[in-house]
A computed fold for a 350-nucleotide part of an RNA from a metagenome, annotated as small-subunit ribosomal RNA, central domain.
Its mean pLDDT, the model's own confidence on a scale to 100, is 88.
The RNAcentral record of the full RNA draws on SILVA.
It matches the Rfam family "Bacterial small subunit ribosomal RNA". Its family is annotated with ribosome and structural constituent of ribosome in the Gene Ontology.
Context: one part of a larger RNA
RNA sequence: CUGGGCGUAAAGGGUGCGUAGGCGGUUGGGCAAGUUUGUUGUGAAAUCUCCGGGCUUAACCCGGAAAAUGCAAUGAAAACUGCCUGACUUGAGGAUUGUAGGGGAGACUGGAAUUCUCGGUGUAGCAGUGAAAUGCGUAGAUAUCGAGAGGAACACCAGUGGCGAAGGCGAGUCUCUGGACAAAUCCUGACGCUGAUGCACGAAAGCUGGGGGAGCAAACAGGAUUAGAUACCCUGGUAGUCCCAGCUGUAAACGGUGCGCAUUUGCUGUAAGUGGAAUCGACCCCACUUGUGGCGUAGCUAACGCGUUAAAUGCGCCGCCUGGGAAGUACGGUCGCAAGAUUAAAACUC
Numbered sequence: 001c002u003g004g005g006c007g008u009a010a011a012g013g014g015u016g017c018g019u020a021g022g023c024g025g026u027u028g029g030g031c032a033a034g035u036u037u038g039u040u041g042u043g044a045a046a047u048c049u050c051c052g053g054g055c056u057u058a059a060c061c062c063g064g065a066a067a068a069u070g071c072a073a074u075g076a077a078a079a080c081u082g083c084c085u086g087a088c089u090u091g092a093g094g095a096u097u098g099u100a101g102g103g104g105a106g107a108c109u110g111g112a113a114u115u116c117u118c119g120g121u122g123u124a125g126c127a128g129u130g131a132a133a134u135g136c137g138u139a140g141a142u143a144u145c146g147a148g149a150g151g152a153a154c155a156c157c158a159g160u161g162g163c164g165a166a167g168g169c170g171a172g173u174c175u176c177u178g179g180a181c182a183a184a185u186c187c188u189g190a191c192g193c194u195g196a197u198g199c200a201c202g203a204a205a206g207c208u209g210g211g212g213g214a215g216c217a218a219a220c221a222g223g224a225u226u227a228g229a230u231a232c233c234c235u236g237g238u239a240g241u242c243c244c245a246g247c248u249g250u251a252a253a254c255g256g257u258g259c260g261c262a263u264u265u266g267c268u269g270u271a272a273g274u275g276g277a278a279u280c281g282a283c284c285c286c287a288c289u290u291g292u293g294g295c296g297u298a299g300c301u302a303a304c305g306c307g308u309u310a311a312a313u314g315c316g317c318c319g320c321c322u323g324g325g326a327a328g329u330a331c332g333g334u335c336g337c338a339a340g341a342u343u344a345a346a347a348c349u350c
Stems, first nucleotide, its partner, number of pairs: 003322004007304002012318001014201004021194003025088007033081002035077008049065006091191001092188004096183004103177007110154001115149007125136002162169002206247006215241002220236004258317006266295011299306002323350003332343004
C1' cells in the first nucleotide's frame, strides 16, 4: 500500500464559501504522455524451478533450459484516459414575467400584563404552604379607581405549517437586502461536482469596556423539612438575562443519518405554484413541479427499522473508526484577557 465499516454496536467534521488536489457531458480532427504490442540491449555468478548426469543412495556436486515479474533504446497501433484544436446543448449559469415566506439588517410605532411612584375610596389583615414560619401591613398594606415612570416579552392567529447553510427566526409599519420556486421562450456554451490547508458564520453560558435593569434568577441570607439537609418547598436577593462595541468557538450544534448526480412499484395528508376540465365566478375534480409529513412494494438491515426526503442500486469527492479503562487526559505546539478551546499520546491495567 492493501481490508471492512460510520442511524442505535467504535466511527459524519456544528454549518457554509472556497484554494490546491481528485473526479468530470455529447461530437469531429490532430499529438502520442499514460495504455497495448513487436524488436534490440541489459537484468553477474551462485540460489530457486524443470530436465539430464556423477559420487552404492541422500545431502552434495556438474551440465543445460527456464526464470529474473525490471530498466533503457527503437518501430507500430490510436479504442480508452490525457494534451492541443473545432463544434454542440441535455449539465451549469444568465435574461424576462410572476409567487409564497417568523430569511437578514436598521428605524419608528402599538396594546395586554408584571413591578414601582403619586392621588382617591377603604380597614385589618395580606402573602405563602402538605402544614407552617421567615416576609409585608395601623408610619394604613392586600383589594379597588385614576394618573404617571420604566424595562422585557409579543397571548389569540399557530399548523409533524413557513423561511434559512447551520446556529436560528413569531406584535405592526417603512427602508435596505440575500435566497428559493413556477411557467414559457431567448442567451452563454461544460463555465461542473467535491473540497486537505484557509476564510466566514456559529444556541446558551462565560469574559472586557460602556449603558440599562420591570420580571425572573446561579451565588448568597433567612424560614421550613430532616437524624443531618451546604437540597427539593417558602420569603428575599446579586451577577446574569436586555442594548452597543469586542472576545470566546463550544452543545444530545441530533434526522445521533456528509455533499452532489443518476436509477428503481405505490397509496394518502399538507404548503406554494402552473396547466386542464367544469362553472356566472370562486371552491370541489384531474395532471405536473418544488417543499414538508404518514403508511408501505422490491431491496437492504444483527435486529429495531429504512423504504423516490433510502439506511435500496451505482458513481465522484471529503471527514472519521480500528477492544475496554487510563483519556478527549498528560506533555509540547497553536489560539484566548481569563475560563478554557484545539491538536493529541504513553506507561500501567483488564